[in-house]
RNA sequence: CUGUGUAGUAGAGGUUGCGAGGAAGAAAAGUACUCAUUUGGAGGAUUUGGGUCCGAAGAAAAGUGGGGAAAGGCUUCCAUCGCCGAAGAUUGUCAUUCACCCAUACGAAUGACAGACUGGGGUCGUUAUCAAAUAGAUGCGGCACUGUCACAAGAAAAAUUUCUUGUGGAGUACUAUCUCACAG
Numbered sequence: 001c002u003g004u005g006u007a008g009u010a011g012a013g014g015u016u017g018c019g020a021g022g023a024a025g026a027a028a029a030g031u032a033c034u035c036a037u038u039u040g041g042a043g044g045a046u047u048u049g050g051g052u053c054c055g056a057a058g059a060a061a062a063g064u065g066g067g068g069a070a071a072g073g074c075u076u077c078c079a080u081c082g083c084c085g086a087a088g089a090u091u092g093u094c095a096u097u098c099a100c101c102c103a104u105a106c107g108a109a110u111g112a113c114a115g116a117c118u119g120g121g122g123u124c125g126u127u128a129u130c131a132a133a134u135a136g137a138u139g140c141g142g143c144a145c146u147g148u149c150a151c152a153a154g155a156a157a158a159a160u161u162u163c164u165u166g167u168g169g170a171g172u173a174c175u176a177u178c179u180c181a182c183a184g
Base pairs, nucleotide, nucleotide: 001184002183003182004181005180008177009176010175011174014084017083018082019081020080021078022077023076024075025074033067034066035065036064037063038062039061043054044053045052046105048103049102050101051100087118088117090115091114092113093112094111095110096109097108098107119146120145122143123142124141125140126139128138129137130136148169149168150167151166152165153164154163155162156161
């Protein structure tokens, strides 16, 4: 000096990169809930068991009329914040919370850990899931685009660099730098 491996640090993809927060808006929805009244006639409070409470001064359920939300999700804006496995979905384990109390079952939400999957955004389709939904998100498939690396061909030149075209791979990657070890 070069190469290989190992442990770090930093950085790039996009002006529609990712996520969060705040403000406003549409929708959720005339829904949940509540009041009055009619029908109804013994149960009701998520499953089951025990308890407690409500109920013939009328339970559940249904009709009519009056009043009437919110959360999650979405769109726009922001000189806001954190970032580049950003993040997303999925499987498993554990913990916490919710519904009158205890236990149990189911469902939902949040968080931590572990595994492997997706480079990125866009668009189209979908008799998959979630969702109130025809919005949207995720999954699956197609289409080009884009960044990166490898290979091939060609061009230029500052002479082994840049650009163009094509094909293919994946982020535990790529580029730069660097600790340690080994080899030449």
The RNA shown here (Lysine riboswitch aptamer) has 184 nucleotides and comes from Shimazuella kribbensis DSM 45090. Its Rfam family is "Lysine riboswitch aptamer". Rfam describes the family as follows. Riboswitches are metabolite binding domains within certain messenger RNAs that serve as precision sensors for their corresponding targets. Allosteric rearrangement of mRNA structure is mediated by ligand binding, and this results in modulation of gene expression. Taxonomically the source falls in Shimazuella kribbensis (Bacteria, Bacilli, Caryophanales, Thermoactinomycetaceae).